[in-house]
RNA sequence: AUGAGUACAAGGGGAGAGCUUACUUUUAUGUAACGCCGAAGGAGCAAACAUUGUGUGAAUCUCUCAGGCAAAAAGACUCUUGUAUGACG
Numbered sequence: 001a002u003g004a005g006u007a008c009a010a011g012g013g014g015a016g017a018g019c020u021u022a023c024u025u026u027u028a029u030g031u032a033a034c035g036c037c038g039a040a041g042g043a044g045c046a047a048a049c050a051u052u053g054u055g056u057g058a059a060u061c062u063c064u065c066a067g068g069c070a071a072a073a074a075g076a077c078u079c080u081u082g083u084a085u086g087a088c089g
Stems, first nucleotide, its partner, number of pairs: 005085009018034001020033004035069003041065001042063003048056003
């Protein structure tokens, strides 16, 4: 000195589903009721491996505990930049 990848930070993009009903302080982040969504978080599992009791075992799959259902906020994931590390050469 090349700089795959990884971590962090900042900025951008980012879906879905009732501006539902009743009460209330009539806003809603309040209370209750019914209906929904999955891409914060969380939980569950296949093959396979180790075994003979079972254990490990992924997700954008499943569940909806939580979260969300006008806007706002959030948002998995992703892009750019920066910093650190660093496979390979």
Predicted 3D model of an 89-nucleotide RNA (Glycine riboswitch aptamer) from Virgibacillus salinus.
Its mean pLDDT, the model's own confidence on a scale to 100, is 81.
NCBI's taxonomy places the organism under Bacteria, Bacillati, Bacillota, Bacillaceae, Virgibacillus.